[in-house]
Model confidence (mean pLDDT): 77 of 100.
Predicted 3D model of a 109-nucleotide RNA (Glycine riboswitch aptamer) from Acidovorax sp.
The same sequence occurs in records of 2 taxa.
Its Rfam family is "Glycine riboswitch aptamer". From the family's description: This family represents the bacterial glycine riboswitch.
The model forms 90% of the base pairs in the Rfam consensus.
RNA sequence: UCAAAGCCGUCUGGAGAGCCGCCACCACCGUGGCGCACCGAAGGAGCAAACCGCGCGCCAGUUGGGCGGCGCGGUGAAUCUCUCAGGUACCAAGGACAGGGGGAGCGGC
Numbered sequence: 001u002c003a004a005a006g007c008c009g010u011c012u013g014g015a016g017a018g019c020c021g022c023c024a025c026c027a028c029c030g031u032g033g034c035g036c037a038c039c040g041a042a043g044g045a046g047c048a049a050a051c052c053g054c055g056c057g058c059c060a061g062u063u064g065g066g067c068g069g070c071g072c073g074g075u076g077a078a079u080c081u082c083u084c085a086g087g088u089a090c091c092a093a094g095g096a097c098a099g100g101g102g103g104a105g106c107g108g109c
Stems, first nucleotide, its partner, number of pairs: 001108002007103002010100004018036001020035006037088003043084001044082003050075007057067003
C1' cells in the first nucleotide's frame, strides 16, 4: 500500500406450515402443558460423483510400474434428504440467503 473470497458490526430485502383438540392459570387479551396434524430458511444430522488408503485380481516384466476391474475403509456439497431442535392467523420476533456501506485481519507486493 492493495483485489476477490471468507470473518465482525451496521442498513435493506427476505418464504413455508393448525386462530386444531384436551387440561391448567387468567377479569379480558392471552400464557403454559399434553396430544394429533403440518412446515424447513436458525442450529444439528445424512450422502452422490470424485479423491485417498488397504486387500484381491489383471497387464507389464525386475530402476521397483500400470489398470474407466472387484471389495473394504476414510474424506466428501447444497436452497437435496431427515425433522433432533426450531416453527405453524395477523402483528411482532426469528430467519437461510442476497445486496449496500464500514471495520479488523490473513495473505500478496